[in-house]
RNA sequence: CUACCGUUUGCGGGAGAGAGCAGCGAAAGCUGCCGCCGAAGGGGAAAUCGCCCGAAAUCUCUCAGGCAAAAGAACCGUAGACGGGAA
Numbered sequence: 001c002u003a004c005c006g007u008u009u010g011c012g013g014g015a016g017a018g019a020g021c022a023g024c025g026a027a028a029g030c031u032g033c034c035g036c037c038g039a040a041g042g043g044g045a046a047a048u049c050g051c052c053c054g055a056a057a058u059c060u061c062u063c064a065g066g067c068a069a070a071a072g073a074a075c076c077g078u079a080g081a082c083g084g085g086a087a
Stems, first nucleotide, its partner, number of pairs: 004084010018034001020033005035067003041063001042061003048055003
């Protein structure tokens, strides 16, 4: 110096499920009642991986969140910043 790894920021892509019923409201929304979704987060028997006792999923639960649009969104790509860092 660089491959690579981690954190973070910007940009692009990004699924699923009732514009449910009742009341208030101009609407957004709030409350209650059912019906659903999994890809913010969180939990879990543990699929799997390994340093053999640890880490843990796109699996599972649905606490939270969500079910027109908007917003958000795991994950992927890309451009930076910071840190680590071989050959």